A computed fold for a 104-nucleotide RNA from Bradyrhizobium erythrophlei, annotated as Guanidine-I riboswitch aptamer. Its mean pLDDT, the model's own confidence on a scale to 100, is 83. Of the family's consensus pairs, 100% are formed in the model.
RNA sequence: AGAGUUGGCAGCUAGGGUUCCGAUUUCCUCACGGGAGUGUCUGGUCCGAGAGUUGCCGCCGGAGGUCCAACCUCCGUGCACGGCGGGAUAAAAGCCCGGGAGAC
Numbered sequence: 001a002g003a004g005u006u007g008g009c010a011g012c013u014a015g016g017g018u019u020c021c022g023a024u025u026u027c028c029u030c031a032c033g034g035g036a037g038u039g040u041c042u043g044g045u046c047c048g049a050g051a052g053u054u055g056c057c058g059c060c061g062g063a064g065g066u067c068c069a070a071c072c073u074c075c076g077u078g079c080a081c082g083g084c085g086g087g088a089u090a091a092a093a094g095c096c097c098g099g100g101a102g103a104c
Base pairs, nucleotide, nucleotide: 007057008056009055010054011053012052015047016046020044021043022041023038024037025036026035027034028033058077059076061075062074063073064072065071079099081102085097086096087095
């Protein structure tokens, strides 16, 4: 100086918008209901973190149970500042591009 690895899944949350529900405004209808608008409508459904959290699994990680393997138990599983812009979905976002570009 360069390359590779630094794990997976699920729940919750920060956050997010507006397809549906609800709320609300307005129009139509005898009524039941229906149409259009509003997310600068608290909400429910929904999306949701590499750098948030919890749990489970995994580990060609360590030690022990034991001479070996299988199996079991305990421990470990670090650090992490970050655009612009683009993409998906109905739409948006700490989602994805992305531990990217860049900075130290």

Its Rfam family is "Guanidine-I riboswitch aptamer". Rfam's curators write: This family represents a conserved RNA structure found upstream of the ykkC and yxkD genes in Bacillus subtilis and related genes in other bacteria. The function of this family is unclear although it has been suggested that it may function to switch on efflux pumps and detoxification systems in response to harmful environmental molecules.